[in-house]
RNA sequence: CACGACAAGGGCAAACCCCUCGCGAGGGGGGGGCGCAAAGCCGCGGGUCCCACGUGGACAGCCGGGUUGCCGAAU
Numbered sequence: 001c002a003c004g005a006c007a008a009g010g011g012c013a014a015a016c017c018c019c020u021c022g023c024g025a026g027g028g029g030g031g032g033g034c035g036c037a038a039a040g041c042c043g044c045g046g047g048u049c050c051c052a053c054g055u056g057g058a059c060a061g062c063c064g065g066g067u068u069g070c071c072g073a074a075u
Stems, first nucleotide, its partner, number of pairs: 002075001003072002011036002016031006034061001040067003044064003047059004
């Protein structure tokens, strides 16, 4: 560096429910916990989705890519 253990200590939080913002996709907060080794961050490429169709917008928990980072068994 790759890699990712029925390891340790921690972390995040799907569906669903409540409050709230948004025309909407969805966002924020609380509960919740399906999952996650980057499910941290970035719309750069693809993809999906929305609309008031524009020089518009949403999704980073769809796949790539970029970037930062905890731990250390085996290989």
The prediction has a mean pLDDT of 90.
c-di-GMP-I-GGC riboswitch aptamer from a Candidatus Bipolaricaulota bacterium, 75 nucleotides, folded computationally.